[in-house]
Context: one part of a larger RNA
Molecule: small-subunit ribosomal RNA, 3' major domain
Organism: uncultured bacterium
């Protein structure tokens, strides 16, 4: 001086209380453990591993297995020889491909001393190299997570202490906040707070097309003529400062009520992460020391695995119905994405889908139907609930759907009747339900990460549980 305490004292936070929904039950999905196995690569490990890398494993990725196959390598820089125009491109052979052989066609380098002489190319040939998702995150860079968006971590003179050190940073008050007042051996200062940044909510001002329609015409239709009032898009501005009152407070900081406003006391959201912890993850993103391997621990290929399966746990989906199922029926979003693409009408097909092609690099075209709403019926049942399996019979995508895709029809019709001890989220346009688009992606989402649409209850209070700050 710090940590810790089943020591005190103040105080925060969905931490508890109060309420909602839910997890533990069951199907299935998806990650782990374990076991399997030629291999099931590899990391991740309480919170901070476990829908985590992986924003999507048939081949490819891929890093594993098991075969076959190359040894200056698939890649790079550098001698030396030899060729020399380079690069696509047809068929044939062997072969599982890699890879070896033969071969048809197109195309067709620069400079030049005219010498294959330079360069580029290609094949050879030997060595220096290459290569290595091998090891070591406890040798490291960088990035990240976590306390924790918690209020705090120092530091310069001073002062006081023999010294570690104190003090400033204690203390009354007061805030979200070491925020701000007043005191005060302290004065000041810096990283953290706050705000400057971006959105969302009013208003104004410029602008009117691909948008939008008050008023006039006019159409089946903002469809056209018109118009830029409104909606809206996008630039630029205003607006919230406790600024005004009243109380209260110590005349302070500030809190309490009130006007006004669209907002009101940080207006909601994000973005932003202090000194430092945890030898914390990561040498498989990358980058790097050390150490290994060097006809192999390197490189190419098929085919396999990663998709196993008595179990075990985590993270979900869809459910046990009637605040529902299923048939009708009809309005009303937002955010994105489109050229190897999105794809309208129209036609076929129960359907998934196919077949035509208009129109769009898109406020113009599409994608594009929003769905929980409404009506009708089923009356409580393993059902008209509830979809697991599982059989047939197709589309789709891809060279190719057996291991192992994704969906469609008919048929099938499991477990499931609200889930034990025990846990999880979330305080307002939240939870909770409802659909929607997107990255990845040839295909393949219950994940992820966006977007609207309907929309709550509860909070006495801080004594306990977690976690965390200040003083002792």
């Nucleotide at each position: 001086u710090g940590a810790c305490g089943g020591g005190g004292g103040c105080c925060c936070g969905c931490a508890c209380a109060a309420g909602c929904g839910g997890u533990g039950g069951a199907g299935c999905a998806u990650g782990u453990g374990g076991u399997u196995u030629a291999a099931u690569u590899c990391g991740a490990a309480g919170c901070a591993a476990c829908g985590c890398g992986c924003a999507g494993a048939a081949c490819c990725u891929u890093a594993c297995c098991a075969g076959c196959u190359c040894u200056u390598g698939a890649c790079a820089u550098g001698u030396c020889a030899c060729g020399u125009u380079u690069g696509g491109u047809u068929a044939c052979c062997a072969g599982a491909g890699a890879u070896g052989g033969u071969u048809u066609c197109c195309u067709u380098c620069a400079g030049u001393u005219c010498g294959g002489c330079u360069g580029g190319c290609g094949u050879g040939a030997a060595c220096a190299c290459a290569g290595g998702u091998g090891c070591u995150g406890c040798a490291u860079g960088g990035c990240u997570g976590u306390c924790g968006u918690c209020a705090g971590c120092u530091c310069g003179u001073g002062u006081c202490g023999u010294g570690a050190g104190a003090u400033g940073u204690u203390g009354g008050g007061u805030u979200a906040a070491g925020u701000c007042c007043c005191g005060c051996a302290a004065c000041g200062a810096g990283c953290g707070c706050a705000a400057c940044c971006c959105u969302c909510g009013u208003c104004c001002u410029u602008a009117g097309u691909u948008g939008c329609c008050a008023u006039c015409a006019u159409u089946c239709a903002g469809u056209u003529g018109g118009g830029c009032a409104c909606u809206c898009u996008a630039a630029g501005g205003a607006g919230a400062c406790u600024g005004c009152c009243g109380g209260u407070g110590a005349u302070a900081a500030g809190c309490c009520g009130g006007a006004g406003g669209a907002a009101g006391g940080u207006g909601g959201g994000g973005a932003u992460g202090a000194c430092g912890u945890c030898a914390a993850g990561u040498c498989c993103u990358c980058a790097u020391g050390g150490c290994c391997c060097u006809u192999a621990c390197g490189g190419g290929c098929u085919g396999g695995g990663c998709u196993a399966c008595a179990c075990a746990c985590g993270u979900g989906c869809u459910a046990c119905a009637a605040u529902g199922g299923u048939g009708g029926u009809g309005a009303c979003a937002g955010u994105g994405g489109g050229a190897u693409g999105c794809a309208a009408a129209g036609g076929g097909g129960c359907g998934a889908c196919c077949c035509c092609u208009c129109g769009c690099a898109a406020a113009u075209c599409u994608c594009c139907a929003a769905a929980a709403g409404c009506c009708a019926u089923c009356u409580c049942a393993g059902u008209u609930c509830g979809g697991a399996u599982u059989g047939c019979a197709c589309u789709c995508u891809g060279c190719a759907a057996c291991u192992c895709g994704a969906g469609u029809g008919c048929a099938u019709g499991a477990a499931g009747g609200u889930g034990g001890a025990a846990u999880c989220g979330c305080u307002a346009g939240u939870a909770a339900u409802c659909g929607u688009g997107g990255a990845u992606c040839a295909g393949c989402a219950u994940g992820c990460c966006a977007c609207g649409g309907u929309g709550a209850a509860u909070a006495c209070g801080u004594u306990c549980c977690c976690g965390g700050g200040c003083c002792u």